Predicted 3D model of a 95-nucleotide RNA (c-di-GMP-I-GGC riboswitch aptamer) from a Bacillota bacterium. Of the family's consensus pairs, 95% are formed in the model. Its Rfam family is "c-di-GMP-I-GGC riboswitch aptamer". Clan: c-di-GMP_I riboswitch clan. Its mean pLDDT, the model's own confidence on a scale to 100, is 88. Lineage of the source: Bacteria > Bacillati > Bacillota. It was read from a public genome assembly, where an Rfam model found it.

[in-house]
RNA sequence: CCUGAUAAAGGCAAACCCGCCGAAAGGCGGGGGCGCAAAGCCACGGGUCUAAGGACAUUGGUAACUCCAAUGUCACGACAGCCGGGUCGCCAAAG
Numbered sequence: 001c002c003u004g005a006u007a008a009a010g011g012c013a014a015a016c017c018c019g020c021c022g023a024a025a026g027g028c029g030g031g032g033g034c035g036c037a038a039a040g041c042c043a044c045g046g047g048u049c050u051a052a053g054g055a056c057a058u059u060g061g062u063a064a065c066u067c068c069a070a071u072g073u074c075a076c077g078a079c080a081g082c083c084g085g086g087u088c089g090c091c092a093a094a095g
Base pairs, nucleotide, nucleotide: 002095003092004091011036012035016031017030018029019028020027021026034081040087041086042085044084045083046082047079048078049077053076054074055073056072057071058070059069060068061067
């Protein structure tokens, strides 16, 4: 250094419940504990979730539009406990 235990010290915390924030996905705090050796941190690539606002397209409204409405598409949103990557790091037997 790789690697990693029926080790030790400690750590995190799924579902579910309560409160708050958010349109939503989801986040934060408390309870809880399925699991986790990076289940620490970073949305960089892929993936998944969401679609209020925004952008774009189509159709309609309008004398007309850069305005209004309906529909559709798209992350500028979210997830690090989906995979890969980056970065920092506790302990340590066997190999």